A computed fold for a 62-nucleotide RNA from an Acidobacteriota bacterium, annotated as Fluoride riboswitch aptamer (crcB RNA motif). Lineage of the source: Bacteria > Pseudomonadati > Acidobacteriota. Rfam family: Fluoride riboswitch aptamer (crcB RNA motif). The literature on the family includes a 2017 paper in Nat Chem Biol by Zhao et al., "An excited state underlies gene regulation of a transcriptional riboswitch".
RNA sequence: CAUGGGACUGGCGAUGGAGUUCGCCGUCAAGCGCCGGAAUGGCUGAUAACUCCUAGGGGUGC
Numbered sequence: 001c002a003u004g005g006g007a008c009u010g011g012c013g014a015u016g017g018a019g020u021u022c023g024c025c026g027u028c029a030a031g032c033g034c035c036g037g038a039a040u041g042g043c044u045g046a047u048a049a050c051u052c053c054u055a056g057g058g059g060u061g062c
Stems, first nucleotide, its partner, number of pairs: 010025004016053006033043003
């Protein structure tokens, strides 16, 4: 340096942070939303799920 195996740590779940739970992956991985023939077009949502914070959007009241 290369290859193989095991263990541990770890990583990921369409845009931020934290907690809990669940699921997935093993670095050539999990993962990288939807509609549309396409577009320089259109749509939903800060979650995998729940709660809270932050940012953004809509409505109402003062």